[in-house]
This is a predicted structure of a 1386-nucleotide RNA (small-subunit ribosomal RNA) from an uncultured bacterium. Rfam family: Bacterial small subunit ribosomal RNA. Its Rfam clan is "SSU clan".
RNA sequence: CCCUUAGAGUUUGAUCCUGGCUCAGGAUGAACGCUGGCGGCGUGCUUAACACAUGCAAGUCGAGCGAAGCACUCGGAAGUUUUCGGACAGAAGAGUGACUGAGCGGCGGACGGGUGAGUAACGCGUGGGUAACCUGCCUUGUACAGGGGGAUAACAGUUUGAAAAGACUGCUAAUACCGCAUAAGCGCACGGAACCGCAUGGUUCAGUGUGAAAAACUCCGGUGGUACAAGAUGGACCCGCGUCUGAUUAGCUAGUUGGUGGGGUAACGGCCUACCAAGGCGACGAUCAGUAGCCGACCUGAGAGGGUGACCGGCCACAUUGGGACUGAGACACGGCCCAAACUCCUACGGGAGGCAGCAGUGGGGAAUAUUGCACAAUGGGCGAAAGCCUGAUGCAGCGACGCCGCGUGGACGAAGAAGUAUUUCGGUAUGUAAAGUCCUAUCAGCAGGGAAGAAAAUGACGGUACCUGACUAAGAAGCCCCGGCUAACUACGUGCCAGCAGCCGCGGUAAUACGUAGGGGGCAAGCGUUAUCCGGAUUUACUGGGUGUAAAGGGGGCGCAGGUGGCAAGGCAAGCCAGAAGUGAAAACCCGGGGCUCAACCCCGCGGAUUGCUUUUGGAACUGUCUGGCUAGAGUGCAGGAGGGGCAGGCGGAAUUCCUAGUGUAGCGGUGAAAUGCGUAGAUAUUAGGAGGAACACCGGUGGCGAAAGCGGCCUGCUGGACUGUAACUGACACUGAGGCUCGAAAGCGUGUGGAGCAAACAGGAUUAGAUACCCUGGUAGUCCACGCCGUAAACGAUGAAUACUAGGUGUCGGGGGAGCAAAGCUCCUCGGUGCCGACCCUAACGCAUUAAGUAUCCCACCUGGGGAGUACGUUCGCAAGAAUGAAACUCAAAGGAAUUGACGGGGACCCGCACAAGCGGUGGAGCAUGUGGUUUAAUUCGACGCAACGCGAAGAACCUUACCAAGGCUUGACAUCUUGCUAACGAAACAGAGAUGUAUUAGGUGCCCUACGGGGAAAGCAAAGACAGGUGGUGCAUGGUUGUCGUCAGCUCGUGUCGUGAGAUGUUGGGUUAAGUCCCGCAACGAGCGCAACCCUUACGGUUUGUUACUACGAAAGAGGACUCAAGCCGGACUGCCGUUGAGAAAACGGAGGAAGGUGGGGACGACGUCAAAUCAUCAUGCCCUUUAUGUCUUGGGCUUCACACGUACUACAAUGGCAAAGAACAAAGCGAAGCGAGCGCGCGAGCGUGAGCAAAACGCAAAAAAUUGUCCCAGUUCAGAUUGCAGGCUGCAACUCGCCUGCAUGAAGUUGGAAUUGCUAGUAAUCGCGGAUCAGCAUGCCGCGGUGAAUACGUUCCCGGGCCUUGCACUCACCGCCCGUCA
Repeated sequence: CCCUUAGAGUUUGAUCCUGGCUCAGGAUGAACGCUGGCGGCGUGCUUAACACAUGCAAGUCGAGCGAAGCACUCGGAAGUUUUCGGACAGAAGAGUGACUGAGCGGCGGACGGGUGAGUAACGCGUGGGUAACCUGCCUUGUACAGGGGGAUAACAGUUUGAAAAGACUGCUAAUACCGCAUAAGCGCACGGAACCGCAUGGUUCAGUGUGAAAAACUCCGGUGGUACAAGAUGGACCCGCGUCUGAUUAGCUAGUUGGUGGGGUAACGGCCUACCAAGGCGACGAUCAGUAGCCGACCUGAGAGGGUGACCGGCCACAUUGGGACUGAGACACGGCCCAAACUCCUACGGGAGGCAGCAGUGGGGAAUAUUGCACAAUGGGCGAAAGCCUGAUGCAGCGACGCCGCGUGGACGAAGAAGUAUUUCGGUAUGUAAAGUCCUAUCAGCAGGGAAGAAAAUGACGGUACCUGACUAAGAAGCCCCGGCUAACUACGUGCCAGCAGCCGCGGUAAUACGUAGGGGGCAAGCGUUAUCCGGAUUUACUGGGUGUAAAGGGGGCGCAGGUGGCAAGGCAAGCCAGAAGUGAAAACCCGGGGCUCAACCCCGCGGAUUGCUUUUGGAACUGUCUGGCUAGAGUGCAGGAGGGGCAGGCGGAAUUCCUAGUGUAGCGGUGAAAUGCGUAGAUAUUAGGAGGAACACCGGUGGCGAAAGCGGCCUGCUGGACUGUAACUGACACUGAGGCUCGAAAGCGUGUGGAGCAAACAGGAUUAGAUACCCUGGUAGUCCACGCCGUAAACGAUGAAUACUAGGUGUCGGGGGAGCAAAGCUCCUCGGUGCCGACCCUAACGCAUUAAGUAUCCCACCUGGGGAGUACGUUCGCAAGAAUGAAACUCAAAGGAAUUGACGGGGACCCGCACAAGCGGUGGAGCAUGUGGUUUAAUUCGACGCAACGCGAAGAACCUUACCAAGGCUUGACAUCUUGCUAACGAAACAGAGAUGUAUUAGGUGCCCUACGGGGAAAGCAAAGACAGGUGGUGCAUGGUUGUCGUCAGCUCGUGUCGUGAGAUGUUGGGUUAAGUCCCGCAACGAGCGCAACCCUUACGGUUUGUUACUACGAAAGAGGACUCAAGCCGGACUGCCGUUGAGAAAACGGAGGAAGGUGGGGACGACGUCAAAUCAUCAUGCCCUUUAUGUCUUGGGCUUCACACGUACUACAAUGGCAAAGAACAAAGCGAAGCGAGCGCGCGAGCGUGAGCAAAACGCAAAAAAUUGUCCCAGUUCAGAUUGCAGGCUGCAACUCGCCUGCAUGAAGUUGGAAUUGCUAGUAAUCGCGGAUCAGCAUGCCGCGGUGAAUACGUUCCCGGGCCUUGCACUCACCGCCCGUCA
């Protein structure tokens, strides 16, 4: 200078942190699923070092040798035959041969090829050493090769054996073997000299003695042989450093460690042996156990690292298992030998043969891994002089998408945006320029022709291959995975916690973007997914680069060996350290720069890089180390002091409990929430006196003291440890920490022996309780106490290891010292040591810590790595035992956890409110009846509402209707809506059948309106037909809208900006007061605002003013008049804590008062914040989806909703004298309603009512009488109470009162004498009580909604019950205590 570092999901209601799990990336000798066109280059038993049929994988040399066979050339014998000329036959022997296979001999079979079983090792890697070594073939140099000898295979014969294999006799050759000669040089022995080395020692020189060689062949060129020296190559041995896990493996070792003599080896060495000595290794991990070939490298990673050790290359080890040697230059030998073992094969049972971890191939194992191919053309190897032979090394081909790389499956134009498909809001949208269609091209594959390089002269397995050319056809060539988030990509249908999916979180219970299918989309592509494994992400083992107060994690405390670390200044050395140079770090691989296959993969080249390492050497001296002599600030000693429950031993003391004795004394004591067990008339408890015995030491006493911790408390004595202050005399770094080790160590417990008052596990009894093996009570044994010995653990805690240094302060307290001033016990200042509190910076996830650190640093020790399993099991050590210490795994979960936040909750706390309690009045719960509900019943008893917040609720009124239910009878484009076609205007009787709907029936009858070109057409309506559709009080209120209830008319619920906090959040809204109120005031890091509160609205109470009829006034009445009052309708005024006083903070406000019709929101109403309850309603209405369509629709008649053993809720009427009854006469309301209506008056009826009927669409007329009140009577009874039930007779409404209405009269006269547990309403014109009206309605209220009349009692107060508000606290709850959760059982 350049390059390089990525995260996400998942614990929670939400947050921050800790922490695990999971994912996205890359890789593979892979396998599996689906699919599959071509080529190049690679690669292919990871498992059974399991067993192997068959073939091949190591031979070669005749120029080392003898013999045999064969061929040829000579040679010509025996013999046959003859016409006697000869012919045939050709033996022995000789020679030649680039012929053949055995044998002797030489070289090679120790290379090449395979495998990874063993091995934790000098095996491997790296760097050195050999003065302790060897080296065939090869190269160089020097010197030689003279002359002899005896055998032996082959072969022949005999012979054993089934075979394999031998045995004996005889013959023969050599480059086979053996002596002798020679010895430059070499070896050995001996002494000597010179030089050199890190030591043993080495080199050179001269001398003496002694020892060992050779092979020939020949084409005459050479080739080969012997000895010595050197080189090269290859090997052998030794050493430093590095090289996995386990201590639940801590001791191992007898040739063991060393020495001497000897042996052995190429060579050193206990390598072997005899003797001598007793050593050697080990917490820096010996020994043992498990696992494993090592490396270059490969994969991954930012790197540091982590993982791997296939292919290629180096080393090692092995060749069925174990052992052994022989030969040789080299082996203890994969295709050699011997022995043993297992297995297989042959056998005549006597005996033999074999070794694919060479290349192919077979069986087996396994998820899984290929052809019994071609060639020696190339490269290389063995032999040979060479030709050459051999070569499953090698070069090639075959099989496999196993991997990497490259190519293709077409290109251009093409909108009627075709058809089909999917979806749809039915309009459309998507597939989609995609297809079709037109034009074009030919890479690959197919066909035909040509045709290499690889080879130096010949020789090509590959191969008619690569490559080139030509003709031909868009033809022969696309799949796989995914689409909830992570993570790119969405809809429909099916399914309905089923079937299924899933890497993690999780999805599926009727509207699934998560299952299955389809359409569409996304990704990759001859592949795509899955599984397995490794690295990464993971700073989640942290060297780089983590932690331990509460998340996992500080040892219970101390002493201290080893180890680690260590004050100031100076000098030396140079181990660490720094710099330069040299050697090495094989090749391949990697990076860079070039080049070759058309590119790429792949391959080649480069005194290019890198290889971070090791070794050698030369310098340096700051730091560490080491050595030397110094220093005094660390540490220690001395001297002088004072403080202390420090320890051990002995002695002494008083108070109290209990017990014993004696006295007094009498009926209880004791104990508890209340009791009982227990003690007591045999005299307790109480009280007085005396005595015994054991244990513990009130007050002082204190976040006071001492000790290392555990711990230590009456007083005195003795012995003894430590700390502190002062001084500065002495030593001179003597220090800190501390694995193992040693030691101390509460309580409980154990052993032996004393002791034993009180207390008290176990145990007994009494209570409590559903039970109570507990809590409470009465007793009571171990134990508690002492001596000696064990145990060794605790929330042994400051949940905080030790030491040292530094880093703002303030304020207590304990023990010392010093200064100044004063008379001072005292005050003030400084200082050392201890012990507390508060607090700044910093740190921390936060809480918090903060000179006594959890800050900043150094150093040492201990400990942690998700939760559970588990501090468990096994093993070991310790212990008398109990048990302690050390300390796993299988399996299972996706969390477990820390701190803080919001809420909810608490039989937590503080404050406040409400008819919440209390104080009162009246009820309900008992009776009868009404009504609703449950249940029951039924053909049906339609449906809904269910704690408060369902139950006189929907329903402001079920005889039919209503009606939704049941039975029976009818209809099917329909009772109702729109559209099409045809016909007819519409309308439409009577009668008959039927329970009716309905039918006869488009019946008889009847004919309109608009336009007209007179043919007709149109509007409206009806009928008929067909289909679209109508219809549904069918389902889902957990798919919804709307509406409503409730907390609650409770005072709350939020926002903007700012500030605080990493954040969720907080603040504001909390605090002090005050209010009905988050109402107002004050304060305050808050300042403002919104929805709520209040006010504005209606009504009521007073007054003024205006207007006014049908009101009012006067009159007997009407007409008429009046405009005062009452009244009505408008509009104003009035009340605001405005005024005064007191209290309060000079506030808000409260209390009292004045005035006033009204006084502190005057009374009442309407008005209901953010939200909660998946609250209620699909049957008011609307509506998605599902279901139904001659029925779940629609019409009709009858029935039912009115049942009745029973249970509950809500009302009414009573039980009587504050009452009933009767009579009388008298008075006072408000608010309403009225035309198919209210109905005066008159007449009739005992009455309900009937008849008649004025007036009134109503401030006019009517309903309409208000009732309680007053007076009289009854005299406490089941009554002159109460009125149910029942009988008879009537009335009214209505088509119709049987199921099933209301009312009247007479008669009948039930239960009931004030109501158990429990429970409800109400705070003033209220409760209680009295009547009146209205809606619904033909008729039918004891219900509901209103109206007025009469008209109380009580509230000390907030302890308690219920509900609510605010603050605070705890929390393992957040579906929020109806929570969460533990155990047992099924």